[in-house]
Context: one part of a larger RNA
């Protein structure tokens, strides 16, 4: 661990609203007393208490036994109408008054049941603490008295003696002596340095071994004796003070308190939250509202949704030759200002450029700009809808829980940024199963009474695994990808596939090969040279199919090699841009990878279009339960209606099982009770029944009543293993 057993909303007083009953303008009786067949019952007992009259701080002063409409249920048939609503009038208080505030046309009390508050130990366990009385110094500190212990060796102070030396004061040498919180020391004894060794359910709740320190002293130890708990003692560590110490232990206030943390016990039907505002020595709590429920009162309309009209609004978005503010570049021109420049002797003039300014033109922007301006939202009003006399909307009364909320979207505000903080709407999860999503609150389907068949959503259909190795067409060769999202960017890319331009081309494009590629002239200057090719200047002429006063490489400069060009060969597209498919590089992470896996390439990847299957509690069918309404019945029962009833924490409401006891009814049992095993059966469940067997003396059923009344959880107690 498991097991059995025991374990948590109870009582008393008072208040509170309700539900039953009893009586009722009155109603109850405490104490107490009397009686008896005596804990209980009868009978007495209104002191007194609610209650019948308000108002007013107080003197004080005091009200509708019904005058009017209206009108639910009902009854009647077009009104009457208990109850109720609006008047109207009346009490008192206040004001000069107008007027306002409370009251006014009789319901209360009692008693028993369950809800709820408060006050008590208050649903149970749970602290550390606080306080009082006491008990401790046989353990430890510290002091006092009165003892007692310390092998051995080693240094060798002072003093003294001799002896030298000095005027003296003294000094010096040997010897003698024998000090010292002195020195070695497994002397006895006393400590506890280091191994961070063993041991660590030890031999021991501080221990072994080795090593190490002191060991004539501020020593060690014995007996006796003093100091006590906010006190002592302390060569001070908060040390010690009987394995207790930052305030000992005992016992008691005490069932301290606890806004904390656990725990809280049968079964089912309706309904069904909230993590928001406000306040707050509040922020782990609490009131109050807001949202949930139940009950009552009311009595007729209410409105989530569509549309239309006629108002609101200034976001998105746009726009700035409409403001305000920012924000290229360029032409043009006046005045004005600056720098600089040229003229002039100065005054000033002229001119470049630069500011300002206006006109054109050209190029942007802004949450706190707007000449515009949606979509939505949103107020009235009217139609449509949807609800509602099987009572909606409103009202008031009882009982909550909540006050840590998350996530996803859509808009935001903060922050590089976050599985970050903080608004805001809507949707889920919270409180929601089922299917899918590899596994996985919130993502996609879908909103589950109960049982059985069928069909589809999502998502899937090579195998693990339920359907297609499905049809037509393509692209991708990177295992790229097969991940909804589960990483990938700027950039790059003659990887490959499409789409369109633009140009060249059978009078032959492009590219390969072949041949040509020269002459004036080594053009001039320049230079040591300069010759096509360091610089510079020109870059012309004829021969030509064509051929640069040369576009690269080279040489010290020449040479050399190519290239523009031009011819042939060759024969059909070619090049050049732009787009867009699908890829590729860019590409680094920690224990062994991966699309769930396997494994998959005209895919079992991607893109298009079909087609067929699988797949959930979804749908749609059948039965049946339980709600909710109708009819029916004294009440059951039956019978009918439900597309628009049936998920559910937390909470509310409401009905059942079931244990022990008392009453009462009717029973059962030695012809075998209860209990125990182990079997049938029965309801939706709590359960309830039957049977063999054991076992061997008491148990059940109605219909009522009371409860120490139901356990799988408390690191829950005791046993038992």
């Nucleotide at each position: 661990c498991c097991c059995a057993g025991g374990g948590a909303g109870u009582g008393u007083a008072c208040c509170u609203a309700g539900a039953u009953g009893g009586c009722g303008a009155g109603u109850c009786u405490a104490a107490c007393c009397c009686g008896a067949g005596a804990a209980u019952c009868g009978g007495g007992g209104a002191a007194g208490g609610c209650g019948c009259a308000g108002g007013g701080a107080a003197a004080c002063c005091g009200a509708u036994a019904u005058g009017g409409c209206c009108g639910c249920a009902g009854c009647a048939u077009u009104g009457c109408g208990a109850g109720g609503g609006c008047c109207a009038c009346c009490g008192u208080g206040u004001g000069c008054a107008a007027g306002c505030g409370c009251g006014g046309g009789g319901a209360g009390u009692c008693a028993u049941c369950g809800g709820g508050g408060u006050a008590c130990g208050a649903c149970c366990c749970g602290a550390a603490a606080c306080c009082a009385g006491g008990c401790g110094a046989u353990c430890u500190a510290u002091a006092c008295g009165c003892g007692a212990g310390c092998a051995g060796g080693g240094u060798g102070a002072a003093g003294c003696g001799u002896g030298g030396c000095g005027a003296a004061a003294g000094c010096c040498a040997c010897g003698u002596g024998g000090a010292g919180g002195c020195c070695c020391g497994u002397u006895a004894g006393g400590g506890g340095u280091g191994g961070u060794g063993u041991c660590c359910u030890a031999c021991a709740a501080u221990a072994c071994c080795c090593u190490c320190c002191c060991g004539u002293g501020a020593u060690u130890c014995g007996c006796g004796u003093a100091u006590a708990g906010g006190g002592g003692u302390g060569a001070a560590a908060g040390g010690c003070c009987c394995a207790u110490c930052g305030a000992g232990c005992c016992u008691g206030g005490c069932a301290a308190c606890a806004g904390c943390u656990g725990g809280u016990u049968c079964c089912g039907a309706c309904c069904g939250a909230a993590a928001c505002a406000u306040g707050u020595c509040g922020a782990a709590g609490c009131a109050u509202g807001a949202c949930c429920u139940u009950c009552g009162g009311c009595g007729a309309g209410g409105u989530a949704g569509u549309a239309u009209g006629c108002g609101g609004g200034g976001u998105a978005g746009a726009g700035c030759g409409a403001c305000c503010g920012a924000u290229u570049g360029g032409a043009u021109g006046a005045c004005c200002c600056g720098c600089c420049u040229c003229c002039g002797a100065g005054a000033g003039g002229a001119g470049u450029c630069g500011g300002c300014c206006a006109u054109c033109c050209u190029g942007u922007c802004g949450a706190a700009c707007u000449c515009c301006g949606a979509a939505c939202c949103u107020g009235c009003a009217u139609a449509c809808g949807c609800u509602g006399u099987c009572g909606a909307c409103c009202c008031g009364a009882g009982g909550a829980g909540u006050c840590c909320g998350g996530u996803g979207u859509g808009c935001g505000g903060g922050g590089u940024a976050a599985g970050c903080c903080u608004g805001u709407g809507c949707a889920c999860c919270g409180u929601g199963a089922g299917g899918g999503g590899a596994a996985c609150a919130a993502c996609c389907c879908a909103g589950a009474g109960c049982a059985a068949g069928g069909u589809u959503a999502a998502g899937g259909u090579c195998c693990c695994a339920a359907a297609g190795u499905g049809u037509a067409g393509a692209c991708u060769a990177a295992g790229u990808g097969c991940g909804a999202u589960u990483g990938g960017a700027a950039g790059g890319u003659g990887g490959u596939c499409u789409c369109a331009a633009g140009c060249c081309c059978u009078a032959a494009a492009c590219a390969g090969c072949c041949g040509g590629g020269a002459g004036g002239u080594g053009a001039g200057c320049u230079u040591a040279g300069a010759a096509g090719c360091a610089g510079c200047u020109a870059c012309c002429c004829g021969c030509u199919a064509a051929g640069a006063a040369a576009a690269g490489c080279g040489u010290a400069a020449c040479a050399g090699c190519u290239u523009a060009c031009c011819g042939g060969c060759c024969g059909a597209g070619g090049u050049u841009u732009g787009a867009g498919g699908c890829g590729c590089c860019c590409a680094a992470a920690a224990u062994g990878a991966u699309c769930g896996g396997g494994g998959c390439u005209c895919a079992a990847g991607u893109c298009u279009a079909c087609c067929a299957c699988c797949g959930a509690g979804a749908c749609c069918c059948u039965g049946c339960c339980g709600c909710g309404c109708c009819c029916g019945u004294c009440a059951c029962a039956g019978g009918g209606c439900g597309a628009c009833c049936g998920c559910g924490u937390a909470g509310g409401u409401c009905g059942g099982c079931g244990u022990c006891c008392c009453g009462u009814u009717c029973g059962g049992a030695u012809g075998g009770a209860a209990g125990c095993u182990c079997g049938g059966g029965u309801g939706a469940g709590a359960a309830c029944u039957c049977g063999c067997g054991u076992g061997g003396a008491c148990c059940g059923u109605u219909c009522g009543g009371g409860a120490a009344c139901g356990a799988c959880a408390a690191u829950c107690c005791u046993g038992g293993u």